[in-house]
The RNA shown here (Lysine riboswitch aptamer) has 163 nucleotides and comes from a bovine gut metagenome.
RNA sequence: GAUAGAGGUGCAGAUGCUAAGAGUACCGCUGUAAAAAGGCUUCGCAGGCUAUGUGCAGCGCGAAAGGCGUAUCUGCCGAAAGGUAAGUCAGGCGUAAGCUUACCUUGGUAAUGCGGACAAUAUCCGUAGUACUGUCGCCGGUCAGACUGUGCGGAGAGCUAUC
Numbered sequence: 001g002a003u004a005g006a007g008g009u010g011c012a013g014a015u016g017c018u019a020a021g022a023g024u025a026c027c028g029c030u031g032u033a034a035a036a037a038g039g040c041u042u043c044g045c046a047g048g049c050u051a052u053g054u055g056c057a058g059c060g061c062g063a064a065a066g067g068c069g070u071a072u073c074u075g076c077c078g079a080a081a082g083g084u085a086a087g088u089c090a091g092g093c094g095u096a097a098g099c100u101u102a103c104c105u106u107g108g109u110a111a112u113g114c115g116g117a118c119a120a121u122a123u124c125c126g127u128a129g130u131a132c133u134g135u136c137g138c139c140g141g142u143c144a145g146a147c148u149g150u151g152c153g154g155a156g157a158g159c160u161a162u163c
Stems, first nucleotide, its partner, number of pairs: 001163005008077001010076008027060007038050004043094003080106009107133004112128006135154004139149003
C1' cells in the first nucleotide's frame, strides 16, 4: 500500500401497514364586527391585483406532510451525525431547506440533567458527567503464554487477519 473482517438495542436509506397529527387545516351555510385597512400572490420583502373578501362565533363536511412504531428489502462499519466557511439554489432583493467543496468534533449504546426543534411527556440534535461495551497501550495476577482485573489512559487518519 492492497484485500477481507470485528464491535451491537451498530449506522443510514427505500417500500408497505398502524397509531398520533385531528374532529385540526381547507371548504359550505348562518350570524356578527371592522373598513385601503385588510386580503390575494410569496418563505419573507418589494411590486402587482383587489369590495367581496377578511376576523370572530355556531352548525355541517372533513384531509395531508414531516416525525414515531412495526414488517420486509438494500447499502454499509466515519458506517453516519453535527458544527463552521464558501459556492449553488425562490423570475427583482434577501434568506431557508436541499446540493457541492474544505476544515473541525464524535469508537458504540442506554438512561438522566440542561438547551434547541417539533402538534408533542413521542422522537431528533447539541452538551455534561455516569453506566455498560468493543479495541489498542501501560500496570498487575500468571514461570511465561492463553486467559484475566469494581485498574489507568488513548482514539476510528484507529484495531485485527492475509498478501